[in-house]
Molecule: transfer RNA
Organism: Candidatus Vogelbacteria bacterium
RNA sequence: CGGAGUGUGGUGUAACGGUAACAUUUACGAUUCGGGUUCGUAAGACUUCGGGUUCGAAUCCCGACACUCCGA
Numbered sequence: 001c002g003g004a005g006u007g008u009g010g011u012g013u014a015a016c017g018g019u020a021a022c023a024u025u026u027a028c029g030a031u032u033c034g035g036g037u038u039c040g041u042a043a044g045a046c047u048u049c050g051g052g053u054u055c056g057a058a059u060c061c062c063g064a065c066a067c068u069c070c071g072a
Base pairs, nucleotide, nucleotide: 001071002070003069004068005067006066007065010024011023012022013021018055025043026042027041028040029039030038048064049063050062051061052060
């Protein structure tokens, strides 16, 4: 320099264009003499950024940024 892919709670992953979900985590409570396990409740992301299409965008299109891979 050319091409391809990825970007979503603290972490790991979902989400055929229509309320962003699950697990884990954290806090509190129940269970126990206590701890662990288990169970319940709650908290936590306006989806990397900007623009466009659309009644409606995490999703489609364009550009930027970061990372990964391939080639030179």